RNA sequence: UUCUCGAAAGGGCAACCUCACGCUCGCGUGGGGGCGCAAAGCUACGAGUCAAUCGUGUCACGGACGAUUGAUAGUCGGGCUGCCGAA
Numbered sequence: 001u002u003c004u005c006g007a008a009a010g011g012g013c014a015a016c017c018u019c020a021c022g023c024u025c026g027c028g029u030g031g032g033g034g035c036g037c038a039a040a041g042c043u044a045c046g047a048g049u050c051a052a053u054c055g056u057g058u059c060a061c062g063g064a065c066g067a068u069u070g071a072u073a074g075u076c077g078g079g080c081u082g083c084c085g086a087a
Base pairs, nucleotide, nucleotide: 012037013036017032018031019030020029021028022027035074041080042079043078045077046076047075048072049071050070051069052068053067054066055065056064
């Protein structure tokens, strides 16, 4: 000097629940509230999970399986960006 790690400081986000709204549903938005998080910042590319519709199957229903659409980034991985820098 560079890389890795991440103490301290300044801060950040906001789980469950709840109130209001949007909404077929899942979920989302805002207020309260903090379980936790060094990317719990952004991104739906891959997988998982959830919902709706259709199909397969069945005497029929259900479970299961498949397809499509949507959701989930605080399920995991990938991509992009990022404050501080002790031992």

c-di-GMP-I riboswitch aptamer from Kolteria novifilia, 87 nucleotides, folded computationally. The coordinates come from a structure-prediction model, not an experiment, and the mean pLDDT is 84. It was read from a public genome assembly, where an Rfam model found it. Of the family's consensus pairs, 95% are formed in the model.